The prediction has a mean pLDDT of 90. A computed fold for a 271-nucleotide part of an RNA from a soil metagenome, annotated as large-subunit ribosomal RNA, domain VI. It matches the Rfam family "Bacterial large subunit ribosomal RNA".

Context: one part of a larger RNA
RNA sequence: CGGUGGAGUGUUGAGGGGCGCGGACCCUAGUACGAGAGGACCGGGUCGGACUGCCCGCUCGUGUCCCGGCUGUGGCGCCAGCUGCAACGCCGGGUAGCGAUGGCAGGCGGGGAUAACCGCUGAACGCAUCUAAGUGGGAAGCCCCCCCCAAGAUGAACACUCCCGGGAGCUUGACUCCCCUGAAGGGCCGUGAGAGACCAUCACGUCGAUAGGCCGCCCGUGGACAUGGAGUAAUCCAUUCCGAGCGCAGCGGUCCUAAUCGCCCGUGCGG
Numbered sequence: 001c002g003g004u005g006g007a008g009u010g011u012u013g014a015g016g017g018g019c020g021c022g023g024a025c026c027c028u029a030g031u032a033c034g035a036g037a038g039g040a041c042c043g044g045g046u047c048g049g050a051c052u053g054c055c056c057g058c059u060c061g062u063g064u065c066c067c068g069g070c071u072g073u074g075g076c077g078c079c080a081g082c083u084g085c086a087a088c089g090c091c092g093g094g095u096a097g098c099g100a101u102g103g104c105a106g107g108c109g110g111g112g113a114u115a116a117c118c119g120c121u122g123a124a125c126g127c128a129u130c131u132a133a134g135u136g137g138g139a140a141g142c143c144c145c146c147c148c149c150a151a152g153a154u155g156a157a158c159a160c161u162c163c164c165g166g167g168a169g170c171u172u173g174a175c176u177c178c179c180c181u182g183a184a185g186g187g188c189c190g191u192g193a194g195a196g197a198c199c200a201u202c203a204c205g206u207c208g209a210u211a212g213g214c215c216g217c218c219c220g221u222g223g224a225c226a227u228g229g230a231g232u233a234a235u236c237c238a239u240u241c242c243g244a245g246c247g248c249a250g251c252g253g254u255c256c257u258a259a260u261c262g263c264c265c266g267u268g269c270g271g
Base pairs, nucleotide, nucleotide: 001152004174005163006162007161008160009159010158011157015149016148017147018146021049023047024046025045026044027043033038051106052105053104054103055102059100060099061098062097066093067092068091069090070089071086072085073084074083075082076081110144111143112142117137118136119135120134164270165179166178167177168176169175170173180268185265186264187263188262189205190204191203192202193201210258211257212256213254214253215252216251217250219247220246221245226239227238228237229236230235
């Protein structure tokens, strides 16, 4: 921009895409077959591989400053305690998120039309012949069944719901003009994340828990500072393992802070 008034919500599915894998073992059955050695079709069950999708309760990883430990050097006057720099200085752990090595799921099965091929009936050609008329079976393949996208499917679909005035003119038209109005709905703007390069999407904007703060919980670190005590001291003990102190993204609560006030688009029933 179109889809012949505008708008919101929910669908249909033309069409397109995806999936499609393979193995071992057990039973049938040491059966059929075979002199024996060996050893099935068909059918049923179990396990596991690779691949694909989704997920983070478990396991593992990351987690750049969440906690702790350690060294050198500088700073805060000194001790103590903090702190800058050294690849996050190094090391031990680790929330959310993200991930796989972890978890869950998928391939099944069925229908239809067929290929090679196997048939039935059957003439041309008294026989024969699956074919000429007619008719059946038959593939991991084809079309459906399963999953995803999908009405720009311009062939522009469907359903429901919502919204919108008065007048004048003559050339009576999908006409022109005047006044009034600005609906439903959408956007701008702001706070954001289950979203994200931007955009978009989604949540929220005081009729409010959207983010921050604060409080609580979960969780992580692992015993803070200070004081008292023991020891010549390094250090240790108590307060504080019935978990101190500190703490990111998690889960809740709470209007303390910020989502203020507003503005714009969109018209008036549609030959």